[in-house]
This is a predicted structure of a 94-nucleotide RNA (SAM riboswitch aptamer (S box leader)) from an Actinomycetes bacterium. Rfam family: SAM riboswitch aptamer (S box leader). Rfam links the family to the GO term regulation of gene expression. It was read from a public genome assembly, where an Rfam model found it.
């Protein structure tokens, strides 16, 4: 980088700047001037990598431990639906 299985309803804020839209798109349904989205600082949350302890079939292995470093995340199931199959309801199409 390709494919192909699986799992994803948890959990986490407070301030400054700044001003109209934000949730990819489409329909909904929602946040927003009581300032949304977005940028800054601190703080957090969680545990994929890094690290650490046992085990090991020495495997990109498996368990549990930390939370300093990579990164991710702090509205609403990755908001619902928008596709495929299946199944129910409908005379049938929706």
């Nucleotide at each position: 980088g390709a494919a192909u299985c699986a799992u994803c309803a948890a959990g986490a804020g407070c301030g400054g700047c700044u001003g109209a839209g934000g949730g990819a798109c489409g329909g909904g349904c929602c946040c927003u001037u009581c300032g949304a989205c977005g940028c800054c600082g601190c703080g957090g949350c969680a545990a994929c990598c890094u690290g650490g302890u046992c085990g090991u079939u020495u495997g990109u292995c498996g368990a549990c431990c930390c939370a300093a470093g990579g990164u991710g995340c702090c509205a609403a199931u990755g908001c619902c639906c928008g596709c495929a199959u299946c199944g129910a309801u409908g005379a049938g199409g929706a």